[in-house]
C1' cells in the first nucleotide's frame, strides 16, 4: 500500500424569534373547597431501531388456576448466566475458508411411511454392456457363473495390495477405515487420548424443518386486560339448541369448583371523565468477584406520558458530503438516511444517508 | 393498540399427506355463417407475493420480510 474478518460508538452542534404538550409556581375568573378555565413564568419533552409483533417475563382478570391426560404446542451437543427465553457466554463434535473467522448439532441397530425420472436392478436388490465357462445351425445365438470394469442415478452395499479363481468377489490374508463390548487416563460434562477383545462389515444408503421415540418446559386471555364515577334507556322482541348424566365460566378432553339457561339476529341508550400510567429486573461513575455472559457493593441522577393523539417552523454561524469556479484555500450552488413513543421491561429480526474508533488475518514492497 | 386469515394465468379458484402446475371465464387463430353470436378444433399466457434454509428434489415443509382483508371498546 492492497484485500479482508470480528466488534464498539455517533446519528449534526450552538444561539435568536415564534409555536405545541405534561408537570411545578404565581396571579385572575368561577366555586363552600377541590376538580376546571385563562394569562405569565420555570423544568423537561422520541429511537437505535420507538418498527415487525417473532420469542420470554412483569402486571391484570378468569375460584386461591386447582388436579390429571395427549390425541396440543415449543425446545433439543455439554456446562454456565438470567426474573425468564427459542437469548447470551464459555467449551466440544462435524463442515467451509490459506487465515482472521463463519455455519451447524438428540435418536435412522423400536416401528411405519417416502425415495419421482433415469436405470437391468432402489434395499436379505440386481446381469443392460463387459468378463469367464459350456452348448449350438459360429460376423452370431442360448444356458449358466461373476458385483472386479463400464453405463444410469441424489443414492448401486468400505479402501489399497497380495493370494486365490475358468473369470471374479472379505472368498482368504496384511495394513487402513467402520461398528460393538470392556476397563484405563484427562475433563463437572459434552468429548478427547491410548489399550484389550469381538464383528468380514448381512446390525449395510438418505429423509425425523415425514409420522414417530426419548428428555425438558408450557393453564387461557390480553391495558380495547382490569377497576371506579357520571349520563341515558324498553333488563324489549324473534329464531335455534338445551333443560341438571345438561348449559356457561373453560381454552382439546376428563375430574373438581362456581353459577344456572346458552348462541345468533333485530332493537334501545350513552358515546363523557378518572384510574391502570410510568421509579424501573432503571441510568451513570467507581471498586470487587468471575475467562466471559453476568453478579455484588458504594456514591450520584430522575430522564415523555400524549388520547385524533404534543415533541415543530424560520433564521444566523460552525461542522459534514457532492459539484462548479479559480487567486490553492477561499467563494458559489445543492444535499443530509431509516424512521417516529401509546402499559412496561429482556431479547431476536428487519430498515438505515454519512461518519469515527478498536482488535485481528492474508498478500506485496521498503528498512 | 391487540388478535386472526389470505397471497397460484388478465379475473375467480383447485392443487398444499413433497416428484417438476391445472379448471372455468376472458384473449388469439382456424372451421361453421351472407355477417355476428353460439358451437367445434387448436394455441398462447405462470421465476406459484419476495428472500433464505431443509431435502436428490419445495407452489407444498421451516424461518424472515412485503402486501391485502377481517374481527375486538361502554350500559342494560
Nucleotide at each position: 500500500g492492497g484485500a479482508g474478518u470480528g466488534g464498539u460508538c455517533c446519528g449534526g452542534g450552538u444561539g435568536g424569534u415564534c409555536g405545541c404538550g405534561u408537570c411545578g409556581u404565581g396571579c385572575c375568573g368561577a366555586u363552600u373547597u377541590u376538580a376546571c378555565g385563562g394569562c405569565a413564568u420555570g423544568c423537561c419533552g422520541a429511537g437505535g431501531a420507538a418498527a415487525g409483533u417473532c420469542c420470554g417475563g412483569g402486571c391484570u382478570g378468569c375460584a386461591a388456576u386447582g388436579g390429571g391426560c395427549a390425541u396440543g404446542g415449543a425446545u433439543g451437543c455439554c456446562g454456565g448466566a438470567u426474573a425468564a427465553c427459542g437469548u447470551c457466554c464459555g467449551g466440544u463434535g462435524g463442515g467451509g475458508g490459506c487465515g482472521a473467522c463463519c455455519c451447524u448439532g438428540g435418536g435412522a441397530a423400536a416401528g411405519u411411511g417416502c425415495u419421482a425420472c433415469a436405470g437391468a436392478g432402489a434395499u436379505a436388490a440386481g446381469a443392460c454392456c463387459g468378463c469367464c465357462a459350456g452348448c449350438c445351425u459360429u460376423u452370431g445365438g442360448c444356458u449358466g457363473g461373476u458385483a472386479a470394469g463400464g453405463g444410469u442415478g441424489a443414492a448401486a452395499g468400505g479402501g489399497u495390495g497380495c493370494g486365490g479363481u475358468a473369470a471374479g468377489a472379505g472368498c482368504g490374508c496384511a495394513c487402513c477405515g467402520u461398528c460393538c463390548c470392556g476397563g484405563c487416563c484427562g475433563g463437572u460434562a459434552a468429548c478427547g487420548g491410548g489399550c484389550g477383545g469381538g464383528a468380514g462389515c448381512u446390525g449395510a444408503g438418505g429423509u425425523a424443518a415425514a409420522c414417530c421415540c426419548c428428555a425438558u418446559c408450557c393453564g387461557c386471555a390480553g391495558c380495547a386486560a382490569g377497576g371506579c364515577c357520571a349520563a341515558a334507556u324498553a333488563g324489549g322482541g324473534a329464531a335455534g339448541c338445551g333443560u341438571c348424566a345438561g348449559g356457561c365460566g373453560u381454552g382439546g378432553c376428563c375430574c373438581g369448583c362456581g353459577u344456572u339457561g346458552c348462541u345468533u339476529c333485530c332493537g334501545g341508550g350513552u358515546a363523557g371523565g378518572c384510574u391502570g400510567c410510568u421509579c424501573g429486573a432503571g441510568c451513570c461513575u467507581g471498586c470487587a468477584g468471575g475467562u466471559a455472559a453476568c453478579u455484588g457493593c458504594a456514591g450520584g441522577c430522575c430522564u415523555a406520558g400524549a388520547u385524533g393523539a404534543a415533541u415543530g417552523a424560520c433564521u444566523a454561524c460552525c461542522g459534514c458530503u457532492g459539484c462548479c469556479g479559480c487567486u490553492u484555500g477561499c467563494g458559489g450552488c445543492a444535499g443530509a438516511a431509516c424512521a417516529g413513543a401509546a402499559c412496561c421491561c429482556g431479547g431476536c429480526u428487519u430498515a438505515c444517508a454519512g461518519g469515527a474508533c478498536c482488535a485481528c488475518u492474508c498478500c506485496g514492497u521498503a528498512u | 393498540g391487540c388478535c386472526g386469515a389470505u397471497g397460484u394465468a388478465g379475473c375467480u379458484c383447485a392443487g398444499c399427506u413433497g416428484g417438476u402446475a391445472g379448471a372455468g371465464c376472458a384473449g388469439c387463430u382456424c372451421a361453421u355463417u351472407c355477417g355476428u353470436a353460439a358451437u367445434g378444433a387448436g394455441c398462447a399466457g405462470g421465476c406459484c407475493g419476495c428472500g433464505g434454509g431443509u431435502u436428490c428434489g419445495a407452489a407444498u415443509c421451516c424461518c424472515a420480510c412485503c402486501a391485502u382483508c377481517g374481527g375486538c371498546u361502554c350500559c342494560a
Predicted 3D model of RNase P RNA and transfer RNA as a complex of 443 nucleotides. It holds a member of the Rfam family "Bacterial RNase P class A". By type it is a ribozyme. Model confidence (mean pLDDT): 79 of 100.